This is a predicted structure of a 73-nucleotide RNA (transfer RNA) from Pseudolycoriella hygida. Rfam family: tRNA. It is annotated as a transfer RNA. The RNAcentral record of the sequence draws on Rfam.

RNA sequence: GGGUUCGUAGCUCAGUCGGUAGAGCACUUGACUUUUAAUCAGGGGGUCCCGGGUUCGAGUCCCGGCGAACCCA
Numbered sequence: 001g002g003g004u005u006c007g008u009a010g011c012u013c014a015g016u017c018g019g020u021a022g023a024g025c026a027c028u029u030g031a032c033u034u035u036u037a038a039u040c041a042g043g044g045g046g047u048c049c050c051g052g053g054u055u056c057g058a059g060u061c062c063c064g065g066c067g068a069a070c071c072c073a
Stems, first nucleotide, its partner, number of pairs: 001072007010025004019056001027043005049065005
């Protein structure tokens, strides 16, 4: 320098054919318990890496950039 895959909650990851974003763990509140833990019931938390484009509508499609892993040189 070229190619492939990837970037979504604090962490690990889903998200189908484009239709207004979710799970587990963590955090937090309550119940239970002598207390902790465990268990049960709630709650908060997102500019979907950045910038454009297409579209009535983009996490998803297209272009550019940044970053990571791997392959080739």